This is a predicted structure of a 71-nucleotide RNA (transfer RNA) from Candidatus Collierbacteria bacterium RIFOXYD2_FULL_45_13. The source organism's lineage runs through Bacteria, Bacteria candidate phyla and Candidatus Collieribacteriota.
RNA sequence: GCCGGGAUAGUUCAGUGGCAGAACAGGUCAUUGGUAAUGACCAAACUCGAGUCCGAUUCUCGGUCCCGGCU
Numbered sequence: 001g002c003c004g005g006g007a008u009a010g011u012u013c014a015g016u017g018g019c020a021g022a023a024c025a026g027g028u029c030a031u032u033g034g035u036a037a038u039g040a041c042c043a044a045a046c047u048c049g050a051g052u053c054c055g056a057u058u059c060u061c062g063g064u065c066c067c068g069g070c071u
Stems, first nucleotide, its partner, number of pairs: 001070007010024004018054001026042005047063005
């Protein structure tokens, strides 16, 4: 330099053109004589820019970063 894959919550991962989910972690409450465990509830995210579309996290193009392959 070329090609391919990826970027979503604090972490690990789903998801798909129409309200973004789970687990763990965090907070509050309940339970207990008290912890732990358990249960209920709460908060928390779509890498950036442009385009298409009534509508984009999703499709297209470009940028950045990460991973792999070729040279």
Rfam family: tRNA. Rfam classes the family as a transfer RNA. Its Rfam clan is "tRNA clan". Its mean pLDDT, the model's own confidence on a scale to 100, is 83. The sequence was found in a public genome assembly.